[in-house]
RNA sequence: GCUUGAAAAAGGCAAACCACUUGAAAAAGUGGGACGCAAAGUUACUGGCCUACGUCCGUUAAAGCAGGGGAUAAGGCGGCAGAGCUGCCGGG
Numbered sequence: 001g002c003u004u005g006a007a008a009a010a011g012g013c014a015a016a017c018c019a020c021u022u023g024a025a026a027a028a029g030u031g032g033g034a035c036g037c038a039a040a041g042u043u044a045c046u047g048g049c050c051u052a053c054g055u056c057c058g059u060u061a062a063a064g065c066a067g068g069g070g071a072u073a074a075g076g077c078g079g080c081a082g083a084g085c086u087g088c089c090g091g092g
Base pairs, nucleotide, nucleotide: 002092003091004090005089012037013036017032018031019030020029021028022027035079041085042084043083045082046081047080048077049076050075054072055071056070057069
């Protein structure tokens, strides 16, 4: 340098759920908690997924207000996949 994760060691992360906080929501943060993870480190670049405050459409006698319907990411998810960058230990 390439390849690999069988057995191990040092360690690491932390799903669901609960509490509090932030947020319109999705979700996030902190603490508790461990289902799992060899990149469950990191970057929303590509695809995918979630949400829809606002905006637009439309419903309507009327869209000015409230409610309900549809579309929409500039909001999110890296513990959905691909890709980029970085990295511990061991085997070959």